A computed fold for a 347-nucleotide part of an RNA from an uncultured bacterium, annotated as small-subunit ribosomal RNA, central domain. The RNAcentral record of the full RNA draws on ENA and SILVA. Its mean pLDDT, the model's own confidence on a scale to 100, is 86.
Context: one part of a larger RNA
RNA sequence: UUGGGCGUAAAGAGUACGUAGGUGGUUUUGUAAGCGUUGGGUGAAAGGCAAAGGCUUAACCUUUGCUAGCCCUUCGAACUGCAAGACUUGAGUGCAGGAGGGGAAAGUGGAAUUCCUGGUGUAGCGGUGAAAUGCGUAGAUAUCAGGAGGAACACCGGUGGCGAAGGCGACUUUCUGGACUGUAACUGACACUGAGGUACGAAAGCGUGGGGAGCAAACAGGAUUAGAUACCCUGGUAGUCCACGCUGUAAACGAUGAGCACUAGAUGUCUGCGUAGCAAUACGUAGGUGUCGAAGUUAACGCAUUAAGUGCUCCGCCUGGGGAGUACGCACGCAAGUGUGAAACUC
Numbered sequence: 001u002u003g004g005g006c007g008u009a010a011a012g013a014g015u016a017c018g019u020a021g022g023u024g025g026u027u028u029u030g031u032a033a034g035c036g037u038u039g040g041g042u043g044a045a046a047g048g049c050a051a052a053g054g055c056u057u058a059a060c061c062u063u064u065g066c067u068a069g070c071c072c073u074u075c076g077a078a079c080u081g082c083a084a085g086a087c088u089u090g091a092g093u094g095c096a097g098g099a100g101g102g103g104a105a106a107g108u109g110g111a112a113u114u115c116c117u118g119g120u121g122u123a124g125c126g127g128u129g130a131a132a133u134g135c136g137u138a139g140a141u142a143u144c145a146g147g148a149g150g151a152a153c154a155c156c157g158g159u160g161g162c163g164a165a166g167g168c169g170a171c172u173u174u175c176u177g178g179a180c181u182g183u184a185a186c187u188g189a190c191a192c193u194g195a196g197g198u199a200c201g202a203a204a205g206c207g208u209g210g211g212g213a214g215c216a217a218a219c220a221g222g223a224u225u226a227g228a229u230a231c232c233c234u235g236g237u238a239g240u241c242c243a244c245g246c247u248g249u250a251a252a253c254g255a256u257g258a259g260c261a262c263u264a265g266a267u268g269u270c271u272g273c274g275u276a277g278c279a280a281u282a283c284g285u286a287g288g289u290g291u292c293g294a295a296g297u298u299a300a301c302g303c304a305u306u307a308a309g310u311g312c313u314c315c316g317c318c319u320g321g322g323g324a325g326u327a328c329g330c331a332c333g334c335a336a337g338u339g340u341g342a343a344a345c346u347c
Stems, first nucleotide, its partner, number of pairs: 004318003007301002012315001014200004021193003025087007033080002035076002039072004048066007090190001091187003094183004102176007109153001114148007124135002161168002205246006214240002219235004257314006265292012296303002320347003329340004
């Protein structure tokens, strides 16, 4: 390479947008590049294949024919392509709706923790398995009143909602993205995927400037212990928060790429719509989100219309374990490091 694979054995890129490329709905006409067909040329000799023949046979040898490919040519038009035209079911737009922690900014609120001031009040408080460090007669803890400041938003809250993923939860306003339902007015294949590329991307970390209540790496002390650079306790700095910039990684997980089509059902729930009904509700329908389960599938576990079933299109990735996500080189980064990514050797 052929082939086989990627939920858990090696393997789906963290996610999206999108360039080239690949692939592409129904129908008419034309064309004839692909495709099929006719004839011819070329296809050195040897070799190969087939049929004959020659050495007693065979190997070996001889003769004749055939062969891919390329070039010219005849005819064909189902399929693919190309050109022109038409269509509406794919896709998009319009119109009418309702749902939502989707995003950004500004403002506002209450509970709680801590601190400060004052009142009441007196000897303890705190903490643990038990203690001690710690705090407290310079009046703590407790309790009441007032104030300051930062961070997070109890209940509602739900295998509930929204978002491409990361993620998003107090309330109000402003700006703003997407999805869904109904309708069928408009466009008329405008589509799918997507190497490179671009954008977004938890936490931690980095830079500059703010902020700092609580929590808390590091650090200090007290315990525990044979030791205890830990688990437990008392403190506590970066950090956690904000603005701007960087980093670009996670068990970034459904460990399951995207799109389309097809293939029994049952049941819960969310958001629309229709029909019937006074209503409760029932039935139908579309889109999500769960559970169970048939066929099928799977090594098994399991998956099962939200497929890991049956097919098609495109991309990514895998090829024994260790060495190693290392070395070297290159690119990016302020750095930390990230991306790409071997070999010797060894089992």